[in-house]
RNA sequence: AAAUUAAAGGGCGAUGGAGUUCGCCCGAACCGCCGGUCCCAAGACUGUGCUGAUAACUCCUACGAACUG
Numbered sequence: 001a002a003a004u005u006a007a008a009g010g011g012c013g014a015u016g017g018a019g020u021u022c023g024c025c026c027g028a029a030c031c032g033c034c035g036g037u038c039c040c041a042a043g044a045c046u047g048u049g050c051u052g053a054u055a056a057c058u059c060c061u062a063c064g065a066a067c068u069g
Base pairs, nucleotide, nucleotide: 009026010025011024012023013022016060017059018058019057020056021055032050033049034047035046036045037044038043
């Protein structure tokens, strides 16, 4: 100096916040789906395209629908 391991800690799980649990990551984990175009592919671009604020459960907020006052 580097690598590995342990502890502690931190981070992540397609749109915000919080609690609980689960999983994953240590510079990674993670960054949805469909159609069309370019294109060997990969990848990029594109659309009056589609679903969802959860990884899962619960609550709040935003958006949307219906009904009532």
Molecule: Fluoride riboswitch aptamer (crcB RNA motif)
Organism: Phycisphaerales bacterium